Overview
SAM riboswitch aptamer (S box leader) from Oceanobacillus bengalensis, 117 nucleotides, folded computationally. It was read from a public genome assembly, where an Rfam model found it.
[in-house]
RNA sequence: UUCUUAUCAAGAGUGGCGGAGGGACUGGUCCGAUGAUGCCCGGCAACCUAUUAAGCAGUUUUCAAAUUGCUUAAUAAGGUGCUAAUUCCUGCAGGAGAAUAUCCUGAGAGAUAAGAA
Numbered sequence: 001u002u003c004u005u006a007u008c009a010a011g012a013g014u015g016g017c018g019g020a021g022g023g024a025c026u027g028g029u030c031c032g033a034u035g036a037u038g039c040c041c042g043g044c045a046a047c048c049u050a051u052u053a054a055g056c057a058g059u060u061u062u063c064a065a066a067u068u069g070c071u072u073a074a075u076a077a078g079g080u081g082c083u084a085a086u087u088c089c090u091g092c093a094g095g096a097g098a099a100u101a102u103c104c105u106g107a108g109a110g111a112u113a114a115g116a117a
Stems, first nucleotide, its partner, number of pairs: 001117008013041001015040003021031003025091001027089002042083003047079002049076012087109001092106005
């Protein structure tokens, strides 16, 4: 970098550093010297992982029991991630609607995790 699968309406600071733009891209619209974005600390969460408990299935076994896999629940030391706004809305296609209002569905794009090349 590409591919596959899953998720994206919840959650998270009156801290320290620093000093100008930032929210991926388009258009919009927001955030920002009352200090944003970023970094550190703190926090959130539970994708991977670990532990414990329960259930189901398999294997070994005379029984007892042991062990493997899957599912569910709890916890969070570890690997990531996240910590304004639904992924801030939107871009393509379709639908509801009198409608250029508004709303709904799907795709695309993006983000993250796990696996593969």